[in-house]
The part of an RNA shown here (large-subunit ribosomal RNA, domain IV) has 317 nucleotides and comes from a Candidatus Micrarchaeota archaeon.
The coordinates come from a structure-prediction model, not an experiment, and the mean pLDDT is 84.
The organism belongs to Microcaldota, within Archaea.
Context: one part of a larger RNA
RNA sequence: CCCGGGUUAGGGAAAUCGGCAAAAUAGUGGCGUAUCUUUUGUAAAAGCCAUGUCUGCGCUUGGUAAGCGCAGAUUUCAAUAACAAGGGAACAACGACUGUUUAUCAAAAACACAACUCACCGCACAGUCGAAAGGCUGAGUACAGUGGGUGACGCCUGCUCACCGCUAGUACGCGAAACCCCAUUUCAAUGGGACAAAGCGCUAGCAAAGAGCGGGAGUAACUCUGACUCUCUUUAGGUAGCGUAAUACCUCGUCACUUAAUAGGUGACUUGCAUGAAGGGCGUAACGAUUGUUCCACUGUCCCAACUCGGGACCUG
Numbered sequence: 001c002c003c004g005g006g007u008u009a010g011g012g013a014a015a016u017c018g019g020c021a022a023a024a025u026a027g028u029g030g031c032g033u034a035u036c037u038u039u040u041g042u043a044a045a046a047g048c049c050a051u052g053u054c055u056g057c058g059c060u061u062g063g064u065a066a067g068c069g070c071a072g073a074u075u076u077c078a079a080u081a082a083c084a085a086g087g088g089a090a091c092a093a094c095g096a097c098u099g100u101u102u103a104u105c106a107a108a109a110a111c112a113c114a115a116c117u118c119a120c121c122g123c124a125c126a127g128u129c130g131a132a133a134g135g136c137u138g139a140g141u142a143c144a145g146u147g148g149g150u151g152a153c154g155c156c157u158g159c160u161c162a163c164c165g166c167u168a169g170u171a172c173g174c175g176a177a178a179c180c181c182c183a184u185u186u187c188a189a190u191g192g193g194a195c196a197a198a199g200c201g202c203u204a205g206c207a208a209a210g211a212g213c214g215g216g217a218g219u220a221a222c223u224c225u226g227a228c229u230c231u232c233u234u235u236a237g238g239u240a241g242c243g244u245a246a247u248a249c250c251u252c253g254u255c256a257c258u259u260a261a262u263a264g265g266u267g268a269c270u271u272g273c274a275u276g277a278a279g280g281g282c283g284u285a286a287c288g289a290u291u292g293u294u295c296c297a298c299u300g301u302c303c304c305a306a307c308u309c310g311g312g313a314c315c316u317g
Base pairs, nucleotide, nucleotide: 001312002311003310004309005308006307007306008305010303011302014301019298027051028050029049030048031047036041038152052074053073054072055071056070057069058068059067075079087296088295089294090293091292092291093290094288095287099111100110115150116149117148118147119146120145127136128135129134153283154282155281156280158213159212160211163210165206166205167204168203169202172201173200174199180193181192182191183190214232215231216230217229218228241275242272253269254268255267256266257265258264
């Protein structure tokens, strides 16, 4: 010096991206327990007290053991004295939850999930494997099965069918070959006509299908703003919500709280470069080896190092 332990006066996160690591808490009994809440929970919330041994006695029992309790005594710094054995609180984001995952750098906010919704499907079905026979779904039968999406629960889920797509209709138009008819003196080739499927056109519907959801002027008795009016334009012009956001370029937005000091966090405002409603919107108790911030406790993380134990490296023999 390296690895693994132990103890440290005073301070107590000043260390650091960050309390990473370590410390602290810890059992049992009694008391006590906020906010919120889906009334189950949160909750071992938080917090406080007690705890050994000896003697005597009470209750419990048919009688012991054990347990519960009363009084007195007694030792230690300390009585769950060793081992074992939760640190706690507050605010916010995301995901409801238990679960699953990148065997060997990612455990998560990703996947799944109950629930909601859309489409198909009446069984010799839909979907799927196979060249077929034949299988799966299923020894099931719409309270079933298959496929797509959202993702508990609560309040909700706005407008648009012009484009893309799907479904239905119409038989007016377009629309292949064959068959049919005609022409080419005959045959053949060829040319023309009629008929005419799907499909397209056409007419409708459908957005929890793919998708989309404007601009410019003027206007109120200070000013500002613009309920209001005009105008261009679109299929329709973003509703309720939320909002500097896991989304905001400008940006360290502005204000407030938090600090001695804050590019952080939280609460508001919000003209949103480029939020927004099942590619779901906004809330939400409980839950989380998730993420951000703060406080208490605690500490060698640090001020600032020291000593010590074990193993190595190393030096000498």